Predicted 3D model of a 123-nucleotide RNA (FMN riboswitch aptamer (RFN element)).
Of the family's consensus pairs, 100% are formed in the model.
[in-house]
RNA sequence: GUACAGUUUCAGGGAGGGGUGAGAUUCCCUACCGGCGAUGAAAGCUCGCGACACGCGCCGAGGCGCGUCUGACACGGUGGAAUUCCGUGGCCGACGGUACAGUCCGGAUGGAAGAAACGCGAU
Numbered sequence: 001g002u003a004c005a006g007u008u009u010c011a012g013g014g015a016g017g018g019g020u021g022a023g024a025u026u027c028c029c030u031a032c033c034g035g036c037g038a039u040g041a042a043a044g045c046u047c048g049c050g051a052c053a054c055g056c057g058c059c060g061a062g063g064c065g066c067g068u069c070u071g072a073c074a075c076g077g078u079g080g081a082a083u084u085c086c087g088u089g090g091c092c093g094a095c096g097g098u099a100c101a102g103u104c105c106g107g108a109u110g111g112a113a114g115a116a117a118c119g120c121g122a123u
Stems, first nucleotide, its partner, number of pairs: 006118005016030004031103002033093002035049004044091002053068006073089005095106003
């Protein structure tokens, strides 16, 4: 002291106000939020990943592996470089429950992209 075992910890935010109604944080007006890695320069909407759901296989039954599915942006400005910054105007957000939910309750005291620390250590 690099690659690579191993261990531990961490790892998602947001409904305030008003309207209708028997009933809505779900509808309407308004408000609010933005996981992880990458990218010549900082990203919810560029590329990729994770999560949900579904299918198949394995399986001392709890999970594991593979596959499918997987939302949304334009214009102007600065610059060597930005769909990432600045300005303007937009858009998007799994499943189950419930008066129709990105924000409530639930699976979930779960899982996980990944981050950090410790540590091993060929060369």
The coordinates come from a structure-prediction model, not an experiment, and the mean pLDDT is 83. The sequence was found by an Rfam model in a public genome assembly. It matches the Rfam family "FMN riboswitch aptamer (RFN element)". Gene Ontology term of the family: FMN binding.